[in-house]
Molecule: small-subunit ribosomal RNA
Organism: uncultured bacterium
RNA sequence: AGAGUUUGAUCCUGGCUCAGGAUGAACGCUGGCGGCAGGCUUAAUACAUGCAAGUCGAACGGUAACGACCGGUAGCAAUACUGGGGCGACGAGUGGCGCACGGGUGCGUAACGCGUAUGCAACCUACCCUCAACCGGGGCAUAACGCCGAGAAAUUGGCGCUAAUAUCCCAUGUGUAUAUGGAGUGGCAUCUCUUCAUAUAUAAAGAUCCGUUGGUUAAGGAUGGGCAUGCGUAACAUUAGCUAGUUGGCGGGGUAACGGCCCACCAAGGCUACGAUCGGUAGGGGUUCUGAGAGGAAGGUCCCCCACACUGGAACUGAGACACGGUCCAGACUCCUACGGGAGGCAGCAGUGAGGAAUAUUGGUCAAUGGGCGAGAGCCUGAACCAGCCAAGUAGCGUGAGGGAAGACGGCCCUAUGGGUUGUAAACCUCUUUUUCCGGGGAAUAACCGUCGGCACGCGUGCCGGUCUGCAUGUACCCGGAGAAUAAGCAUCGGCUAAUUCCGUGCCAGCAGCCGCGGUAAUACGGAAGAUGCGGGCGUUAUCCGGAUUUAUUGGGUUUAAAGGGAGCGUAGGCGGAGCGUCAAGCCAGCGGUCAAAUGUCAUCGCCCAACGAUGGCCUGCCGUUGGAACUGGCGCCCUUGAAUGCGGUCAAGGGAGGCGGAACUCGCCAUGUAGCGGUGAAAUGCUUAGAUAUGGCGAAGAACCCCGAUUGCGAAGGCAGCCUCCUGGCCCGUGAUUGACGCUGAGGCUCGAAAGCGCGGGUAUCGAACAGGAUUAGAUACCCUGGUAGUCCGCGCCGUAAACGAUGAGUGCUGGUCAUGCGCGACAUGCUGUGUGUGACUGAGGGAAACCAUUAAGCACUCCACCUGGGGAGUACGCCGGCAACGGUGAAACUCAAAGGAAUUGACGGGGGCCCGCACAAGCGGAGGAACAUGUGGUUUAAUUCGAUGAUACGCGAGGAACCUUACCCGGAUUUGAAUUGCUGAGGACGGGAGCGGAGAAGCUCCUUCCCUUCGGGGCUUCAGUGAAGGUGCUGCAUGGUUGUCGUCAGCUCGUGCCGUGAGGUGUCGGCUUAAGUGCCAUAACGAGCGCAACCCCUGCCGCCAGUUGCCAUCGGAUAGUGCCGGGCACUCUGGCGGGACUGCCAUCGCAAGAUGCGAGGAGGGUGGGGAUGACGUCAAAUCAGCACGGCCCUUACGUCCGGGGCUACACACGUGUUACAAUGGGGGGCACAGCGAGCAGCUUGCCGGCGACGGCUGGCCAAUCUUGAAAUCCCCUCUCAGUUCGGACUGGAGUCUGCAACCCGACUCCACGAAGCUGGAUUCGCUAGUAAUCGCGCAUCAGCCAUGGCGCGGUGAAUACGUUCCCGGGCCUUGCACUCACCGCCCGUCA
Repeated sequence: AGAGUUUGAUCCUGGCUCAGGAUGAACGCUGGCGGCAGGCUUAAUACAUGCAAGUCGAACGGUAACGACCGGUAGCAAUACUGGGGCGACGAGUGGCGCACGGGUGCGUAACGCGUAUGCAACCUACCCUCAACCGGGGCAUAACGCCGAGAAAUUGGCGCUAAUAUCCCAUGUGUAUAUGGAGUGGCAUCUCUUCAUAUAUAAAGAUCCGUUGGUUAAGGAUGGGCAUGCGUAACAUUAGCUAGUUGGCGGGGUAACGGCCCACCAAGGCUACGAUCGGUAGGGGUUCUGAGAGGAAGGUCCCCCACACUGGAACUGAGACACGGUCCAGACUCCUACGGGAGGCAGCAGUGAGGAAUAUUGGUCAAUGGGCGAGAGCCUGAACCAGCCAAGUAGCGUGAGGGAAGACGGCCCUAUGGGUUGUAAACCUCUUUUUCCGGGGAAUAACCGUCGGCACGCGUGCCGGUCUGCAUGUACCCGGAGAAUAAGCAUCGGCUAAUUCCGUGCCAGCAGCCGCGGUAAUACGGAAGAUGCGGGCGUUAUCCGGAUUUAUUGGGUUUAAAGGGAGCGUAGGCGGAGCGUCAAGCCAGCGGUCAAAUGUCAUCGCCCAACGAUGGCCUGCCGUUGGAACUGGCGCCCUUGAAUGCGGUCAAGGGAGGCGGAACUCGCCAUGUAGCGGUGAAAUGCUUAGAUAUGGCGAAGAACCCCGAUUGCGAAGGCAGCCUCCUGGCCCGUGAUUGACGCUGAGGCUCGAAAGCGCGGGUAUCGAACAGGAUUAGAUACCCUGGUAGUCCGCGCCGUAAACGAUGAGUGCUGGUCAUGCGCGACAUGCUGUGUGUGACUGAGGGAAACCAUUAAGCACUCCACCUGGGGAGUACGCCGGCAACGGUGAAACUCAAAGGAAUUGACGGGGGCCCGCACAAGCGGAGGAACAUGUGGUUUAAUUCGAUGAUACGCGAGGAACCUUACCCGGAUUUGAAUUGCUGAGGACGGGAGCGGAGAAGCUCCUUCCCUUCGGGGCUUCAGUGAAGGUGCUGCAUGGUUGUCGUCAGCUCGUGCCGUGAGGUGUCGGCUUAAGUGCCAUAACGAGCGCAACCCCUGCCGCCAGUUGCCAUCGGAUAGUGCCGGGCACUCUGGCGGGACUGCCAUCGCAAGAUGCGAGGAGGGUGGGGAUGACGUCAAAUCAGCACGGCCCUUACGUCCGGGGCUACACACGUGUUACAAUGGGGGGCACAGCGAGCAGCUUGCCGGCGACGGCUGGCCAAUCUUGAAAUCCCCUCUCAGUUCGGACUGGAGUCUGCAACCCGACUCCACGAAGCUGGAUUCGCUAGUAAUCGCGCAUCAGCCAUGGCGCGGUGAAUACGUUCCCGGGCCUUGCACUCACCGCCCGUCA
C1' cells in the first nucleotide's frame, strides 16, 4: 500500500466481497510448564444453607455461661453436687460510637445526571487539628430484674424495684444567636465585614490503674458534602406547537441554604424551527479498540460521579439516609401456622434452580494493606490478601543439540530395467539436562503495636537494644542425582492468497468470504502423499474500526452514470465594494490556574528476560490575566466604480381589454346538372334518382389566422403570430444630472404555471378520447376507413403536474480567436470599421470517463440555495397536509440481487441507407414432385435386421461390387499364450505333401512320404509345454493427430515501425475512379511487408523446329478380288519433345492515370481464350476413435479367437436420388456412315462350327499406336396412324445359359408366354449462359459372378435466352441504429405450471 467482481474487450460511475487489528467471547480439533491479568454480556429471574457490622465493663445496673479463688455436702484425696459478683471476665439489657463507609448492580434517568470551567456576599460538616473560656447545684423516670398473665409462634400486657456519660430543671455566659440604635471599612445589585450599647435566649458528664481521658460553648483549619451557572453531551419532524404553579412580582411558610420548593394576592407571561412538546433508546466520564490523522465504534475489568437495593410510596433517627443485610404502609411472590395470625427479600461472598452458545470454590487467613469500636490488649471485617477451577487473553520457556547417505525400509508420484520426493528426516554415534522425577538446603514479603531493659527527659513523648507475631509455604529459589528421558498440533493449498499431485465421485455426494467449482481426465467435492502458514495453539462463528475519499471538515459530486427545485418575488438566515479613525468579540502571542490517580508515550529503574510493576517528564481542552491589531466583526466619518433613479431615443408574436377583416371548412336556401360520390394498399361501412358529389349565387355560425417566416424577435418560466385602438410590463442604447453600498442569494412563505382533467354557466364550425359500424388479421377490444359524445372555444372558480429540457440553479469577476446575424450609438474615404447588448456556428488553451463544453463554459475562482449516496421493492405502503374529485406533496421498511448503470470500441444483426457481385432473380431450355421399377434413408418389424452419416454441408453417402468370405450383428458348436507378430527356457521334429476314419464344420485320430547350412560347438525352419509381451470394428470425434465438408476461388485476413486515443482500439485496409480481384491509379499520418488474388504447373486451341514405329502414304515401284498389303519414303495427318504466339502491343474516342469503349485492324486465338490442379485468417466443440494413428476408461475361459447356419436383401408406410415411360421430333424392321478416353494373360478374344439366344466347342492374334476394335443417335427405305396402341414394359408362369464349394433365403443373363400402372404430373422445387443445356452411345475401376439404372471418364449430334437489378437467396465494401456479443435461431415482457 491494495485486490477480486458488471464487458467480447475498454474507460468511468457504483455497490458487494477479501487481505489487517481488536474482544469479558462461544464452538470444533488438539493440549507440556510456570508468570501476570481476566471470568453471568442472557432472567434488576427465583433463591435452600453458611458467612458478609460490630464494638466498648476505662459510661451503667448487673451476673445467665466460663475460669481462678474462698466456702459447704458426700469421712480425707480424686471426683460430683452446691454456695459466694469479692476477682478474671461477661450472655441478655440501658447508654455511647459505628451501622450513610466498605462490597454489589446498571433498573431507572436525555437530566445541571455526567464532563469541564466558574460562583455561593445563599450553605452544612460527627470523628481529626489549632486556639479561647468553662465543667456549680438539684430532680423525675425507665429497661434489665422480680411477680402475675395472653399467644402455636412471632411477640406482648399489667403491677413492682433500680443505675448511668440516658433524661429534665436552676445557676454561670468567655461567647454565640435574635431584635433595636450608633460609628466605620469594603464590595458584586439585593449587600458584606468590623466595632460599641441595650434587651432576650442558651451550656456541660463523668470514668480512672491518678499518667490521663472524656464533656460544654465559641472561633479558625482540614475533610466530606449541598446548591447555582456558562459550555459540551445519541436518534426520529411520518412528533410542530407546548405550558396553569405555568413565567414573573410582592409578602409569608419551609430548608443547613437559594429558589414556585410550598402558599395567599397581583400581572400575563414563559419555551419553540439555533428543534420546544410527545413517543422510542441509553447510566455518564477517565478511558478502550481502530485509524496516518480527522474521525468512527464501545463504556467489561480498574478509578471518579450518579442511580438503585423484591415492586411502589413515606417519613423517623442521626453530623450525615429518605437508609442493600433499619422502620412503617400498600402490592406480588415464597415459607411457617394450632387458621386466630406471623416471617422473608444474595443487584454482598460462596452456592442452587431457571434462562442461555456461554462465565469458576457452599476454600484459607486477618500475616500484610485498609476500615469500625476500644485508653489498650484486642474483637469484628466474604473489604482485602492468598489459594482452587478454566488456553478465556497476554508475554516467556520447553518438547532436544551436533554428527550421520547404502540418500535405507515403507509410503506417494512419474516419461516406470530407472528416476523423483518424504529426507539428515529415521536408524546409528557423541553431547546437553531448561523442563520432568527423586533427594537435600531454603528465603524476601515484617515492621509497627505491645512488652522487657537502657538512654534523653519535670510530665507527655522520643530514641536504641532484646523479645512476641507469616495465611500463602517447606512455596519461590539454590545444590545434587537419574535419564532424550515426560511434552505437537491445527488450518489451508482455483484466483484474491503463501502452498500440487494421484485416486475416488460424475450437476450426485458435496464445497463456497466474493468471483464461482461438480454433468468421466475436478490443482475448487472426499481420501492419500507432499507442500505452505501459524504454533501450545490453530481454525470457525459473532461483533467493532479499518481498507471505504462508499456521508468527502481534512476529502466527493449533480449535461448523459444517483443528483438543479417548473419559474419568479421575497421573510429569516448566510455572504458582501473603496478610504480613514476607533473598540478588541473572533484571531495571534506571553504568563498563570486547572486538565484526579490509573491509562497513553518518553527516559531511568525493579522482578534472570519479557509481560508486569516503580519513579520522573509530556499530554490538542476549559478558565483567568497581560499585550498585539494585519484579517473578519462592531461603531463613527467619508467616497463612487456595485445598485437604483432622472433626462433623451429606439425595439419586439411581452401581457390585458375592445373593435374590425378576408380566405377556408361545415350547414341552410335557390339554381345548373346527372349517376354516381366518398374512401383505401385493395375494399367495405357511409352518402346518393326523395337528385348526392361537382358548379354558381345568397345567407348563417364557430374556430383558427396562409404568404411574410428566418440559425428571427419578446418574456422569469409556462408561453406568445391577421389588422387597428386603449391600458400596461420590460430589455437595450446615449447622457453621467441625483442617491451613496441602498447589494447578491434565499430555508419556510406568497404568486405564476402547457396539455389533460373537475365545478357552474354559455357556445359548438372543425377536429375528435369513449362508443358504433366497415376492413385487416389466426384473433385485432389496435394501426386504416365511415360516423360520433365528452372535450377542443368563452366567462368565473379549482387542479399544480410534464422529456415543465440547454435533461446544464442564481449572482459576480477573470481567461485566445474566426464567421454570421437582431437592436442601438459613433466615425466615415457609405457597405468598410469602432463600440454596447442579444442570438447562433466553428476552432484553441483549459476541463471532461468519454461524447463533448469551450466569454451564452461543463474553464479559473468566490457567495448563497436546492439535490444525490448500488439495483429492485417504490415514488409504493402507512401517517400527515392540500384537493369537489381525479389526484398532488411529504415519503419508508421487510424481502431480494451482485450487480444495475454512463460513454466509447470491435463485431454480428436491421421488414436502415448507399455502392457492387453471383444461374440469385428475371428471360429461356430440360427436369423433379403424379406412375412402375432400382437404390439410399426414416419408421416399423426381427434372434439379428451390425455401425456410422441427419438443414444448407446426411439420404446411388463411408460402400470403386454383402450368396459363403467380406461381417463388425444374431443363434448354435468350439477354444484360452490364444487366429496373427515376437523375446526367453525346455523337449521334439524338417516344413510340407498324400490317403483314410469321423463330425454340420472348426477341431480330432491314424497311416504313408519327406530337409538345408556348419568352423561339428551349433544354427536356420517348425511343433509342443512353460513364461513375458497379446487381442478388442468395446466407449469417448466434447481429450486428440491426420484427413475431409461448408461459407468460398468469396476478396478478403494480418503484421512491423510510425502517428492518433487514458484505454479497448483506430489509422494503414478510408475517399474518388477502376477491376474478375485489397486488380491497379490518384489522393492521403502514414510508410512498407506477409498470407490470399494474379502469375508460375497440367490439358486443350494455331504455327515452327527436331524425331519417325506398331502411326501416315504425296511422290516412285511391286502385289491383290480388295486393303499401306509389300519395297520405299517421313512431304502431309498423327504421335511427343522443345520453342513461338496475346502484351490493351497498334489505331480511334473518353479519362490526370489506372483503365474503359469500338460487328476497329491484324490474328488460329482479344482483352483472364476454354478447362483443371491450387482453397488466406478463420467459422460450424461440423464429420470421422469403423481407414489409420493416439491419451484416458472398460473386457481378459471373454466385449478376444475359430467354425456352421442365419441376418445386413424383412415391409402397412413416409422421404431423397435415379432409371424407364406415357409416344409419331415416335415405335418396329431393313440398309448404310463417322469417334474418343481406355482396358487386357487364371485376361481381352478374332475366325469357323453348334444353338432362336444367353452361351458352348475348336482354332488363331495380342503383355498391345501392331491383336481384341465392331459405337449409337444420325441418314435412306418400308411399316404402324393416335389407340392404353406394333406406346409402355412392371409383375408372373415355363424353359435355359454362365460364374462359383454352393445361386432356397439372395446372382446376372437368354428364350417363349403373360402385358400392370402410366395419356406429361397439385402446392412447390432443381440444373444450366456455349461446344454449355439437352440428347446419343462408348470405356474404366471394384469384380469368380453381380443386383451398375450408381460413380468416374470419353467422344457424337447440338440449341434457346439474359430487358435488367425493383424483388427472393447468398456474398463483399462504406455508413447508420442497437438494451444483441452463445452475436436476431439474439435479447426480452406478460400469463400459467